[in-house]
RNA sequence: GUAUCUGUAGCUCAGCUGGAAGAGCGCAGCCCUCCGAAGGCUGAGGUCGUGGGUUCGAGCCCCGCCAGAUACA
Numbered sequence: 001g002u003a004u005c006u007g008u009a010g011c012u013c014a015g016c017u018g019g020a021a022g023a024g025c026g027c028a029g030c031c032c033u034c035c036g037a038a039g040g041c042u043g044a045g046g047u048c049g050u051g052g053g054u055u056c057g058a059g060c061c062c063c064g065c066c067a068g069a070u071a072c073a
Base pairs, nucleotide, nucleotide: 001072002071003070004069005068006067007066010025011024012023013022019056027043028042029041030040031039049065050064051063052062053061
């Protein structure tokens, strides 16, 4: 340099042919306990890598760019 794949919560990942975002772990609070752990309940936390485009509507489709992985050179 070329091709393919990946980028979504603090971490690991879902997200079904486009209808507007979830799980597990972690974190905070409460219950329980003499105090913890375990268990139960509740909650916070997201410009969906970035900039455009298509569309009534985009995490999802299209294009550029950025970062990473793999293969080839």
Predicted 3D model of a 73-nucleotide RNA (transfer RNA) from a Candidatus Peregrinibacteria bacterium. The prediction has a mean pLDDT of 81. NCBI's taxonomy places the organism under Bacteria, Bacteria candidate phyla, Candidatus Peregrinibacteriota. Its Rfam family is "tRNA".